RNAcentral holds the sequence, with entries from ENA. Predicted 3D model of a 75-nucleotide RNA (transfer RNA) from a Polyangiaceae bacterium. The prediction has a mean pLDDT of 82.
RNA sequence: CGGGGUGUAGCUUAGCCUGGCAAAAGCGCGUGACUGGGGGUCACGAGAUCGCUGGUUCGAAUCCAGUCGCCCCGA
Numbered sequence: 001c002g003g004g005g006u007g008u009a010g011c012u013u014a015g016c017c018u019g020g021c022a023a024a025a026g027c028g029c030g031u032g033a034c035u036g037g038g039g040g041u042c043a044c045g046a047g048a049u050c051g052c053u054g055g056u057u058c059g060a061a062u063c064c065a066g067u068c069g070c071c072c073c074g075a
Base pairs, nucleotide, nucleotide: 001074002073003072004071005070006069007068010027011026012025013024020058029045030044031043032042033041034040051067052066053065054064055063
């Protein structure tokens, strides 16, 4: 320098191809109940403007362009 993959809650991931209700799940966290306590179970709750910027569109995590981090291949 060229090509490919990847980035979504504190962590691990789904959703992306096929645009559409205020983005989902597990673990973790908070509160409460059960228990003498711990552990465990159950209920409820908080938490991500989807790496960043711009564009297309009535509408973008999703499509397009640029760009940044990480990984791989080639030169």
Record summary
The source organism's lineage runs through Bacteria, Pseudomonadati, Myxococcota, Polyangia and Polyangiaceae. It matches the Rfam family "tRNA". The family's RNA type in Rfam is transfer RNA. Rfam describes the family as follows. Transfer RNA (tRNA) molecules are approximately 80 nucleotides in length.